[in-house]
């Protein structure tokens, strides 16, 4: 330069275009404990990378962008 692929919560990851986006660790509070740990019950945590655009209706379809990760090719 050109193919393919990823982007959801502090991290890892689900998630047939159709009701309020879900789970696993962790984090906070409570109970348990003489304490911590384990367990148990709650809670808080997401402009679904960005922008369009297609649709009654989009995390999901298409463009473009950005960021990352392979692979090929081109220059020295």
């Nucleotide at each position: 330069g050109g193919g393919c692929g990823u982007u959801u919560a502090g991290c890892u990851u689900a998630g047939u275009g159709g009701u309020u986006a879900a789970a696993g660790c962790g984090u906070c509070u409570g109970a348990c404990u003489u304490a911590c740990a384990u367990u148990c019950a709650g809670a808080a945590g997401a402009u679904c990378a960005u922008a369009g655009g297609u649709u009654c209706g989009a995390c999901u379809c298409c463009u473009a962008u950005a960021a990352u990760g392979c692979c090929c090719a081109c220059c020295a």

Transfer RNA from a Cytophagales bacterium, 76 nucleotides, folded computationally. NCBI's taxonomy places the organism under Bacteria, Pseudomonadati, Bacteroidota, Cytophagia, Cytophagales. It matches the Rfam family "tRNA". It is annotated as a transfer RNA. Its mean pLDDT, the model's own confidence on a scale to 100, is 82.